[in-house]
Context: one part of a larger RNA
Molecule: large-subunit ribosomal RNA, domain III
Organism: secondary endosymbiont of Planococcus ficus
């Protein structure tokens, strides 16, 4: 230059009252504004204490601070069932033995390793200042091992089912979740009506267990044979064949119903109070309706561009055991270790040199108006974007 530009989204403030040295920002209260498929709520990656209290204002904060994601200093993260570890493979990497090469070192089988898949279980309610599917309460469920009883052909790194799968399209049955209606408590108009077809608020409950509907799939049993499944099968596959037979048996499967639950919650209201809660009683808790993109279920139709593996799981035998073992079943007991768990997660804590108008995967999905996750306006929450 200048005390001049700028003080980072134009979603927006204003009073009152506390606290202080001081208050436009801090807190408590009133009113007002914005978001409301997010600017609410939970995660996964990513940070690493930033969470909670208690102090404190040098510096940090684009302004002042008493405030804070800033300093000091204490505390917080509780699991057999969440997740990971672990069991299993996928690209893809390692790669005995093997091949190529002068080496170095490359390639590559059998095998390891490697999730973003595949495999065993938990649900509701209560709690802390900070944690909870981890605590406490009630009520559940798995998988080892070991005993005890009843049974009993049990055996695998080997066979066979299953696991196990694409895309589009349509139709049904449900739910979740609204919304009325009943019902339940609790109000009754400061200005002309309003006792009433008014107002406001609450009508919530889960895993399991038990029933097995709607709906979907296989013709089904039973007897013989056997060249195939690298040996053997009583098991899968083929063949013949007896019975029944278009539904009856199987497997399957959402919800709903019954129990769980004479329990929890629950408006309200009574006592107390340090104003922050604390402790206590406890109504009513029913039906109709509408409805998903969620469930049945990638199930069924339909199409070409034809849509992982393998382990667990079930069965079959082989080698082998010949029964006090070994499989089932019941009951009983024991075990279920380590490791993550706070807190942020469209962001003031992650990538972006910042408290950066930008990026950042996945879940949730309320009203009213609407084809709708557009759009407007609004719950529950959360905010007015630190002059």
């Nucleotide at each position: 230059a200048a005390g001049u530009a700028a003080c980072g989204a134009u979603a927006a403030a204003g009073c009152g009252g506390g606290u202080g040295a001081a208050a436009a920002g801090c807190c408590c209260g009133c009113u007002c504004g914005c978001c409301g498929g997010a600017a609410g709520a939970c995660c996964a990656a990513g940070g690493g204490u930033u969470c909670c209290u208690g102090u404190u204002c040098a510096a940090c904060g684009u302004u002042a601070a008493u405030c804070g994601g800033a300093g000091c200093a204490g505390g917080g993260u509780u699991a057999g069932u969440c997740g990971a570890c672990c069991c299993c493979u996928a690209a893809g990497g390692c790669a005995a033995g093997g091949c190529u090469g002068a080496a170095a070192a490359g390639c590559g089988u059998a095998g390891c390793c490697g999730a973003u898949g595949g495999g065993a279980a938990a649900c509701a309610g209560g709690u802390u200042a900070a944690u909870a599917u981890u605590c406490c309460u009630g009520u559940a469920c798995u998988u080892g091992g070991c005993g005890u009883g009843a049974u009993u052909g049990c055996g695998a790194a080997g066979g066979g089912g299953a696991g196990a799968c694409g895309a589009a399209g349509a139709a049904a049955g449900c739910u979740a979740g609204g919304u009325u209606c009943g019902c339940c408590a609790g109000g009754u108009g400061a200005c002309g009506g309003u006792u009433g077809u008014c107002c406001u608020g609450g009508u919530u409950u889960a895993a399991g267990c038990g029933u097995g509907c709607a709906g979907g799939u296989g013709g089904a049993a039973g007897g013989a044979g056997c060249a195939g499944g690298c040996a053997a099968a009583u098991c899968c596959a083929c063949u013949c064949u007896u019975u029944c037979g278009u539904a009856a048996c199987a497997c399957u499967g959402a919800g709903g119903c019954g129990u769980u639950a004479u329990g929890a919650c629950g408006a309200a209201c009574c006592a107390c109070u340090g104003c922050g809660g604390u402790g206590g009683u406890g109504a009513a808790g029913g039906a109709a309706u509408u409805g998903a993109u969620g469930c049945u279920a990638c199930g069924c139709u339909u199409c070409c561009a034809g849509g992982a593996a393998a382990a667990u799981c079930c069965u079959c035998u082989a080698a082998g055991c010949u029964a006090u073992c070994u499989g089932u079943c019941a009951c009983g007991u024991u075990a279920a270790a380590u490791c993550g768990u706070a807190c942020c997660c469209a962001a003031a804590a992650c990538c972006g040199a910042c408290a950066c108008a930008g990026g950042u995967g996945g879940u949730u999905a309320g009203g009213u108006a609407g084809a709708g996750a557009a759009u407007a306006c609004c719950c529950a929450g959360g905010c007015g974007c630190u002059u």